[in-house]
This is a predicted structure of an 83-nucleotide RNA (transfer RNA) from Dyella subtropica. The coordinates come from a structure-prediction model, not an experiment, and the mean pLDDT is 82. The organism belongs to Dyella, within Bacteria. Rfam family: tRNA. Rfam's curators write: Transfer RNA (tRNA) molecules are approximately 80 nucleotides in length.
RNA sequence: GCCGGUGUGGCGGAAUGGUAGACGCGGCGGACUCAAAAUCCGCUGGCAGAGAUGUCGUGUAGGUUCGAGUCCUAUCACCGGUA
Numbered sequence: 001g002c003c004g005g006u007g008u009g010g011c012g013g014a015a016u017g018g019u020a021g022a023c024g025c026g027g028c029g030g031a032c033u034c035a036a037a038a039u040c041c042g043c044u045g046g047c048a049g050a051g052a053u054g055u056c057g058u059g060u061a062g063g064u065u066c067g068a069g070u071c072c073u074a075u076c077a078c079c080g081g082u083a
Stems, first nucleotide, its partner, number of pairs: 001082007010025003018066001026044006045056004059075005
């Protein structure tokens, strides 16, 4: 150089072009306990807001589509292959 793969909340990891983040870990609050551990229950992406709610968010930038994490193009990072 060429070819292929991967990139999603704090972490791992799902998601058939149709509510993004299921499930687990972690975190916060509570129950239980003399106290703790374990266990159980609830909540848990960012920003703005007292709240209701709004807005943004799948490496980055575009495109296709009524609708994109998913399809197309370019590009960045990492991994693998190859002359």